[in-house]
Predicted 3D model of a 343-nucleotide RNA (Bacterial RNase P class A) from an uncultured Actinomycetes bacterium.
RNA sequence: AGAGUCGCCCGGAUCACCGCGUUACGUAAGUACCGAGGAAAGUCCGGACUCCACAGAGCAAAGUGGUGGCUAACAGCCACUCGGAGCAAUCCGCAGGACAGUGCCACAGAAAAUUACCGCCAAUAGAAAUAUUGGUAAGGGUGAAACGGCGGUGUAAGAGACCACCGCAUCUGCAGUGAUGUAGAUGGCAAGGUAAACCCCACUUGGAGCAAGACCAAAAAGGUGAUGAGCUGCUCGUUCUAUUCACCAGGUAGGUUGCUUGAAUCUGUAAGUAAUUGCAGAUCUAGAUGGAUGGUGAUCCCUCGCAAGAGGACAGGAUCCGGCUUAUAGGGCGACUCUUCUU
Numbered sequence: 001a002g003a004g005u006c007g008c009c010c011g012g013a014u015c016a017c018c019g020c021g022u023u024a025c026g027u028a029a030g031u032a033c034c035g036a037g038g039a040a041a042g043u044c045c046g047g048a049c050u051c052c053a054c055a056g057a058g059c060a061a062a063g064u065g066g067u068g069g070c071u072a073a074c075a076g077c078c079a080c081u082c083g084g085a086g087c088a089a090u091c092c093g094c095a096g097g098a099c100a101g102u103g104c105c106a107c108a109g110a111a112a113a114u115u116a117c118c119g120c121c122a123a124u125a126g127a128a129a130u131a132u133u134g135g136u137a138a139g140g141g142u143g144a145a146a147c148g149g150c151g152g153u154g155u156a157a158g159a160g161a162c163c164a165c166c167g168c169a170u171c172u173g174c175a176g177u178g179a180u181g182u183a184g185a186u187g188g189c190a191a192g193g194u195a196a197a198c199c200c201c202a203c204u205u206g207g208a209g210c211a212a213g214a215c216c217a218a219a220a221a222g223g224u225g226a227u228g229a230g231c232u233g234c235u236c237g238u239u240c241u242a243u244u245c246a247c248c249a250g251g252u253a254g255g256u257u258g259c260u261u262g263a264a265u266c267u268g269u270a271a272g273u274a275a276u277u278g279c280a281g282a283u284c285u286a287g288a289u290g291g292a293u294g295g296u297g298a299u300c301c302c303u304c305g306c307a308a309g310a311g312g313a314c315a316g317g318a319u320c321c322g323g324c325u326u327a328u329a330g331g332g333c334g335a336c337u338c339u340u341c342u343u
Stems, first nucleotide, its partner, number of pairs: 001339010012300007020035002023032003037314001041325002044323005049209004061205005066080005081095001082093004096200002101198002103194003117140002119136007148166002151163003167189001168187008213257004222248005228240004264283008301312004
């Protein structure tokens, strides 16, 4: 210098005027503070919180699936192991079980699980071509995949039938918390793949969600009592398209609450490879529900344009947190890898 890998940050700035929302102060007029994000999004996981259900156990259903750790919890994160991609930095993995059972494996191919089409070899028949029977699985062909690989011995031809190396299985030693790795011995090869097919194994899970839930509570309708009227000589009783008043329950409209101080943020420090955690200090940083957070102007920055001028990525809270995923113009910082050149 070129090509790449990974991690992180910013996401226009300042001011003025007008306006909107909560809170505080104020009799009021008004004043003061604060007022969207890294994803507020998708609502995909996990929790807090709330209500309902619940003696205990099991079945079913759903989810998770290498090991160790972190966490309130997780399908998240960190570290490691194994497998795969890459020269490398680094990246990816839905990474338990296929001798518990059942199923499936398109096309091609003889055969997709006890198979032989071509071929090779032997015997028999035949003058020969060839045919029949048997042996075999080295070679050919098909396929994503063909019953260990390669070389030799051996044989009628062949074959783990035997041998060396490699792979595989079992056992033992060593290292590691562990997944696992490694060394040696033994075996002589042990009949595929698919579990994001049913299934088996281990572990986890009660249901619904802030439109949860709690409180206050119009109107209309309802109930009770009093009053009035009718029935009656009186009392009781009973009735009413009657009258007004009082009370009651229910909880609709509506309102209040839940509501934002929290597994909080920032800084420092300590432990830890790290995720993360402890301690100390500082800070308060939206709480609307007709759903606020907007508009105008000035200066500067960036982009486009000759200029005039135009524009400023994705995107807008709705109970709150931890993750994941997706969108994101442009700009900046750091670490590392490979190649080439110069010293």
Annotation: The coordinates come from a structure-prediction model, not an experiment, and the mean pLDDT is 75. Rfam family: Bacterial RNase P class A. It is annotated as a ribozyme. From the family's description: Ribonuclease P (RNase P) is a ubiquitous endoribonuclease, found in archaea, bacteria and eukarya as well as chloroplasts and mitochondria.